A computed fold for an 88-nucleotide RNA from Methylocucumis oryzae, annotated as c-di-GMP-I riboswitch aptamer.
[in-house]
C1' cells in the first nucleotide's frame, strides 16, 4: 500500500404510513416520517416477483394456467461499477 473481518468517529440513506402530484396499472416524484441499511450509492446484464395487453388451453362463469410484447421493482438475489473510516 492492497484485501478481508470488526470496533470507534464524521456523517449518509430512508421502510410502513400520511399529504400532494404523475401513471390504465405495478409503481414513480416532492414534503412529512423512521422500519431498517456498510454500499438501502449508481447500473435492468442474468434470475425472481409484480403490472398492462395479446394468443392458446381449461372453467357454467368469475377465474386459473402456458407463451409473446411492453413496463415496474436496485430496500428480492446475483453480476458490473464508484465510494467514507481505517484502531485491532
Nucleotide at each position: 500500500a492492497u484485501u478481508g473481518a470488526u470496533a470507534a468517529a464524521c456523517g449518509g440513506c430512508a421502510a410502513a404510513c400520511c399529504u400532494g402530484u404523475c401513471g390504465u396499472g405495478a409503481g414513480g416524484c416532492a414534503g412529512g416520517g423512521a422500519c431498517g441499511c456498510a454500499a438501502a450509492g449508481c447500473u435492468g446484464c442474468g434470475g425472481g416477483u409484480c403490472u398492462u395487453u395479446u394468443u392458446g388451453u381449461u372453467u357454467u362463469a368469475u377465474g386459473a394456467u402456458a407463451g409473446g410484447a411492453a413496463g415496474a421493482u436496485a430496500g428480492c438475489c446475483g453480476g458490473g461499477u464508484u465510494g467514507c473510516a481505517g484502531a485491532u